[in-house]
Context: one part of a larger RNA
RNA sequence: CUGGGUGUAAAGGGAGCGCAGGCGGCAAUGCAAGUCGGGAGUGAAAACUUGGGGCUCAACCCCGAGACUGCUCUCGAAACUGUAUAGCUAGAGUGCAGGAGGGGCAGGCGGAAUUCCUGGUGUAGCGGUGAAAUGCGUAGAUAUCAGGAGGAACACCGGUGGCGAAGGCGGCCUGCUGGACUGUAACUGACGCUGAGGCUCGAAAGCGUGGGGAGCGAACAGGAUUAGAUACCCUGGUAGUCCACGCCGUAAACGAUGAAUACCAGGUGUCGGGACUUAUAAAAGUCUCGGUGCCGAAGCAAACGCAUUAAGUAUUCCACCUGGGGAGUACGUUCGCAAGAAUGAAACUC
Numbered sequence: 001c002u003g004g005g006u007g008u009a010a011a012g013g014g015a016g017c018g019c020a021g022g023c024g025g026c027a028a029u030g031c032a033a034g035u036c037g038g039g040a041g042u043g044a045a046a047a048c049u050u051g052g053g054g055c056u057c058a059a060c061c062c063c064g065a066g067a068c069u070g071c072u073c074u075c076g077a078a079a080c081u082g083u084a085u086a087g088c089u090a091g092a093g094u095g096c097a098g099g100a101g102g103g104g105c106a107g108g109c110g111g112a113a114u115u116c117c118u119g120g121u122g123u124a125g126c127g128g129u130g131a132a133a134u135g136c137g138u139a140g141a142u143a144u145c146a147g148g149a150g151g152a153a154c155a156c157c158g159g160u161g162g163c164g165a166a167g168g169c170g171g172c173c174u175g176c177u178g179g180a181c182u183g184u185a186a187c188u189g190a191c192g193c194u195g196a197g198g199c200u201c202g203a204a205a206g207c208g209u210g211g212g213g214a215g216c217g218a219a220c221a222g223g224a225u226u227a228g229a230u231a232c233c234c235u236g237g238u239a240g241u242c243c244a245c246g247c248c249g250u251a252a253a254c255g256a257u258g259a260a261u262a263c264c265a266g267g268u269g270u271c272g273g274g275a276c277u278u279a280u281a282a283a284a285g286u287c288u289c290g291g292u293g294c295c296g297a298a299g300c301a302a303a304c305g306c307a308u309u310a311a312g313u314a315u316u317c318c319a320c321c322u323g324g325g326g327a328g329u330a331c332g333u334u335c336g337c338a339a340g341a342a343u344g345a346a347a348c349u350c
Base pairs, nucleotide, nucleotide: 004321005320006319007304008303012318014201015200016199017198021194022193023192025088026087028085029084030083031082033081034080035077036076037075038074039073040072041071042070048066049065050064051063052062053061054060091191092188093187094186095184096183097182098181103177104176105175106174107173108172109171110154115149116148117147118146119145120144121143125136126135162169163168206247207246208245209244210243211242215241216240220236221235222234223233258317259316260315261314262313263312266295267294268293269292270291271290272289273288274287275286276285277284278283299306300305323350324349325348332343333342334341335340
């Protein structure tokens, strides 16, 4: 390299959009680049294969044939690929009519709770633990009532429930805005799928500038525990957590399962629609489209298990793997304010 693979053994890019490229629906006609057939030329000799011959044999040498799978020219074929022209509607998209949703952004509002401040009542404890102590409290704490301040998060509903490409999204209201779904079949007429590079998004932590700071809380301090205790437990507590703007670009970024299309037994739950039937209604049943769960047939699988949401049967495109350690290290390069990220070896060793 090929082959074989990528849920858990090595291996799916964190996710999307998308240029190039690769692949691409139904039917008609033309062309003939690919493709196929015939003919011709060429494809030096030697070598090679084969039939025969010559050195006593062989190596070696000689003669004939084949082969040289290629290239060029010419005559044709038109199924397939390609291409050109004119079409189609089953893919894709638009329109119209609808309902669902923590999808996103901005602004406003609300109550519960914690903490703090002020005042009232009230008196000796409170707090904390396995047990304690540090800590708080006669300068009046804890408890309780009233008033106020401020920040953060939104109990119940809440659900293998919903939405989003992923990260993720949950009090209420308003504005702006993205997507999906159902029905219809008016319109476009293959406009599609994938996607190296590229661009954008991307939890938490971290970084820069300016705010904010209630609770929690790395670091740190103290108290315990212990042989020790740079921990687990306790009392405090700074960054941070929050906001605005700008970076970072990583995660067990997981379904450890790339995207798309088609096909292949069923059963049962649930969410969003539609049609029909019964019914006064609530509702129930049947069918159907889209999502999300569980259980299972065939098949697959090393097994576990997967099983119309495939890890089944096929096709297209991308990414990735190739023994363990060394090592996601070194060097170089790119990016970054930095932290570092991305790319990514070898010696040596088993």
A computed fold for a 350-nucleotide part of an RNA from an uncultured bacterium, annotated as small-subunit ribosomal RNA, central domain. The RNAcentral record of the full RNA draws on Greengenes.